[in-house]
Context: one part of a larger RNA
Molecule: large-subunit ribosomal RNA, domain IV
Organism: Adiantum capillus-veneris
RNA sequence: CUUUCUCUAAGGAACUCGGCAAAAUGGCCCCGUAACUUCGGGAGAAGGGGUGCCUCCUCACACGGGAGGUCGCAGCGACCAGGCCCAGGCGACUGUUUACCAAAAACACAGGUCUCCGCAAAGUCGUAAGACCAUGUAUGGGGGCUGACGCCUGCCCAGUGCCGGAAGGUUAAGGAAGUUGGUGACCUGAUGACGGGUAAGCCGGCAACCAAAGCCCCGGUGAACGGCGGCCGUAACUAUAACGGUCCUAAGGUAGCGAAAUUCCUUGUCGGGUAAGUUCCGACCCACACGAAAGGCGUAACGAUCUGGGCGCUGUCUCGGAGAAAGACUCG
Numbered sequence: 001c002u003u004u005c006u007c008u009a010a011g012g013a014a015c016u017c018g019g020c021a022a023a024a025u026g027g028c029c030c031c032g033u034a035a036c037u038u039c040g041g042g043a044g045a046a047g048g049g050g051u052g053c054c055u056c057c058u059c060a061c062a063c064g065g066g067a068g069g070u071c072g073c074a075g076c077g078a079c080c081a082g083g084c085c086c087a088g089g090c091g092a093c094u095g096u097u098u099a100c101c102a103a104a105a106a107c108a109c110a111g112g113u114c115u116c117c118g119c120a121a122a123g124u125c126g127u128a129a130g131a132c133c134a135u136g137u138a139u140g141g142g143g144g145c146u147g148a149c150g151c152c153u154g155c156c157c158a159g160u161g162c163c164g165g166a167a168g169g170u171u172a173a174g175g176a177a178g179u180u181g182g183u184g185a186c187c188u189g190a191u192g193a194c195g196g197g198u199a200a201g202c203c204g205g206c207a208a209c210c211a212a213a214g215c216c217c218c219g220g221u222g223a224a225c226g227g228c229g230g231c232c233g234u235a236a237c238u239a240u241a242a243c244g245g246u247c248c249u250a251a252g253g254u255a256g257c258g259a260a261a262u263u264c265c266u267u268g269u270c271g272g273g274u275a276a277g278u279u280c281c282g283a284c285c286c287a288c289a290c291g292a293a294a295g296g297c298g299u300a301a302c303g304a305u306c307u308g309g310g311c312g313c314u315g316u317c318u319c320g321g322a323g324a325a326a327g328a329c330u331c332g
Base pairs, nucleotide, nucleotide: 001327002326003325004324005323006322007321008320010318011317014316019313027051028050029049030048031047036041038148052070053069054068055067056066057065058064071075083311084310085309086308087307088306089305090303091302095107096106111146112145113144114143115142116141117140123132124131125130149298150297151296152295154228155227156226159225160224161221162220163219164218165217168216169215170214174210175209178206179205180204181203182202183201186197187196188195189194229247230246231245232244233243256290268284269283270282271281272280
């Protein structure tokens, strides 16, 4: 020096990204216990006191309870054995997860809602047979979104999707009147090779017309995918604009919240906390670029969650020091 420990004057977080680590608290009995709250909780809240042994009393010779005495620095005498409080973000909660760098605010969840499905169900696997769903039957099953609870969930159906409609337009295979080409017995050109014409049949081309769904079209639908403006002027200080004008749109963001897990400018401004605060809390609103089930805003309880503050406590530190054990080092 390294690792694991023990102690440390005075101070007590000055350490540090951050009290990380350590210290402290700790059992049982008694007293006592706030805001808030879904009345269950919060709560072991917090904060205090006691704790050994002996004698006597009480009791049931038990467990306990009471009184008196007595020893030690210390009586749950060792071991074992909660630190606490305040405020905020997120997620309601118990759970689940990246086996071996992430345990969370992620996933799940009960609850909410939309949608499909009448049973040989919808959906899923399989070419099929067959199977799951389900030996279930709409108070059931599948899928999507949201995520306890409370108060709520605004406007837009122009685009896309889905649902419904069937008058019209368009539209395939197929059918098809007709038309046309090839071949063609036969007819014909001067006789064979050759040329021209041609019935039926056969093989083709084109095709009026008939012809479904779909698409166009007409409606509906947002807890479907999604979207939710600009410019100019105006009040008797100034400033601002309840008000007016105008352009565009399918409609121009309602309630609530807001420098936020979202704010670029930004350490915004004001207030609180500190001697001093880019963090934190409360406000303001100029929201670069919140916003209502990719839910909005609250919320008791809960959390090895994250953030800020405080009490206690300490070698984290000022700033080091001493010691123990095992290594390191030397010899073997």